This is a predicted structure of a 123-nucleotide RNA (SAM riboswitch aptamer (S box leader)) from an Anaerolineae bacterium.
RNA sequence: CUCUUAUCCAGAGCGGCAGAGGGACCGGCCCCGUGAAGCCGCGGCAACCCCCUUAGUCUGAUCCAGUGUGACUAUCAGGCAAGGAACGGUGCCAAUUCCGUCAGGUUUUCUGGAAGAUGAGAG
Numbered sequence: 001c002u003c004u005u006a007u008c009c010a011g012a013g014c015g016g017c018a019g020a021g022g023g024a025c026c027g028g029c030c031c032c033g034u035g036a037a038g039c040c041g042c043g044g045c046a047a048c049c050c051c052c053u054u055a056g057u058c059u060g061a062u063c064c065a066g067u068g069u070g071a072c073u074a075u076c077a078g079g080c081a082a083g084g085a086a087c088g089g090u091g092c093c094a095a096u097u098c099c100g101u102c103a104g105g106u107u108u109u110c111u112g113g114a115a116g117a118u119g120a121g122a123g
Stems, first nucleotide, its partner, number of pairs: 001123008013042005021031003026100003043093003048089002051084004056080007097115001102112004
C1' cells in the first nucleotide's frame, strides 16, 4: 500500500516545550494567543487482540455400547453466546465519524451506501 471482516449516537485531560493553525478531502458549521498542529511526561477511557470461567449452544474427533445405523453418556478440540479481568499488543480522550455530499422513502426526519478512522486476519 491492497484485499477481507467487525465496529463507529457511549466513554475518557492535565502539565511542560512550542508558537498558528486545526477539525481527512470538498461545502458548511465550529475550535483556537484565556495558546492550534506537533513533541514529551503523567493520568484516564474503552475492551478489538491476548488471558480466564460456564452441567449455555453447535460442530468435529475419540472412547464405551451395539448385528448395523442413530441417539445418549464421557473426554478433547474448535465456533458462537454469556460473564470476568485489564499485566501485555493496539486504539482513543471538543462537538454522533461535528453535519452534509450518493440513492430510496418522507418533507420534522428515516433507511441504505460511498468515503474515512480503528482493530483483527491475509497478501
The organism belongs to Anaerolineae, within Bacteria.